[in-house]
Molecule: c-di-GMP-I riboswitch aptamer
Organism: Bacillota bacterium
RNA sequence: AAGCGAUAACGGCAAACCUUAGGAAACUAAGGGACGCAAAACUAAAGGGCCUGAAAAAUGGCAGCCAGCUACCGAA
Numbered sequence: 001a002a003g004c005g006a007u008a009a010c011g012g013c014a015a016a017c018c019u020u021a022g023g024a025a026a027c028u029a030a031g032g033g034a035c036g037c038a039a040a041a042c043u044a045a046a047g048g049g050c051c052u053g054a055a056a057a058a059u060g061g062c063a064g065c066c067a068g069c070u071a072c073c074g075a076a
Stems, first nucleotide, its partner, number of pairs: 004074002012037002017032006035064001042068002047066002049062003
């Protein structure tokens, strides 16, 4: 340095559901709440995929599907 990931350390995030607000919807924001997560950080025309919709070749949504990219720790 790459790879790998402990019932390790310091910390971090927060599914479902509820409330309020926005949106036609998917879904989003804030608060509550923890199912889980070693990238559950970030990236959504110019990788794939999925969702909503009559249509995404519709200026929409999803990064907690894969992917790309950067990063904390260090047992085997």